[in-house]
RNA sequence: UCGUGCUAGGCGGGGAGUUAGCGGUGCCCUACACCUGCAAUCCGCUAUAGCAGGGCUGAAUUCCUGCCUUAGGUCUUUGAUUCCAUGAACGAGUUCGGUCGAAGCGGUAUUGAAGGCCGGGUCCUACGCAACAGGAAUUUGUGAACCCCGUCAGAUCCGGAAGGAAGCAGCGGUAAGCAAACCCUUCUGUGUGCCGUGGGGGUGCCUGGCUGGAGCCGACUUUUCCGGGUGUCGCUUGGAGUCUUUGGUCGACGGUGGGUGCACGA
Repeated sequence: UCGUGCUAGGCGGGGAGUUAGCGGUGCCCUACACCUGCAAUCCGCUAUAGCAGGGCUGAAUUCCUGCCUUAGGUCUUUGAUUCCAUGAACGAGUUCGGUCGAAGCGGUAUUGAAGGCCGGGUCCUACGCAACAGGAAUUUGUGAACCCCGUCAGAUCCGGAAGGAAGCAGCGGUAAGCAAACCCUUCUGUGUGCCGUGGGGGUGCCUGGCUGGAGCCGACUUUUCCGGGUGUCGCUUGGAGUCUUUGGUCGACGGUGGGUGCACGA
């Protein structure tokens, strides 16, 4: 130096989290890199840090290690932005109530405004009147087999006769009752009334007279101020996310350098 056969080792790695720590199952990033069992209420180990069993490869482009680069993750910082929540004890907007006046628009006014004075009505109450309703009285009609009245045919009774008596039906008239009318009379009542008299009241409205001598009114619009509400917009405070920025940390794949056995034979 070459060949043959073994062994160490390897047969994915990394991040966050968990853990006294290490690794694994699970989550995420890379990429293609054996199999079976155990394992988040965790499973198995102890700085030599998965355990148990089987298989493949095997001293080098494949194992170990230094450096570089870098997907990606994570922590922190700066700024922007999105979403959620919060606050009316911060503003805007909006809305409601109140308010001094002004302007606009409209109406009205010398056929007389506002204001002032006087009176009346509406309102309450007492009395009265009318109306309405009901009752009574009144009028008319009807209305009693007998126990209402008058007249009483027939019939009956008394009498020698003359005459007299009681009296049904009928007729007429009435009582209680029933029906109708109600112009007139009377009683009671009332959310009736362009009614009358008196008293009370006086916010508002209407109306009449006198005075006064130019404004007055408006459920409309704008505007001043005060107060209340409203989370729509901004803002305050807090939370979650995305992008960006500063710094740190870990770091796959990749690049580069170095290191690393044994036996036999030629």

Record summary: A computed fold for a 266-nucleotide RNA from an Actinomycetes bacterium, annotated as Bacterial large signal recognition particle RNA. The coordinates come from a structure-prediction model, not an experiment, and the mean pLDDT is 75. NCBI's taxonomy places the organism under Bacteria, Bacillati, Actinomycetota, Actinomycetes. Rfam family: Bacterial large signal recognition particle RNA. On this family, see Rosenblad et al., Nucleic Acids Res 2003: "SRPDB: Signal Recognition Particle Database". By type it is a non-coding RNA gene.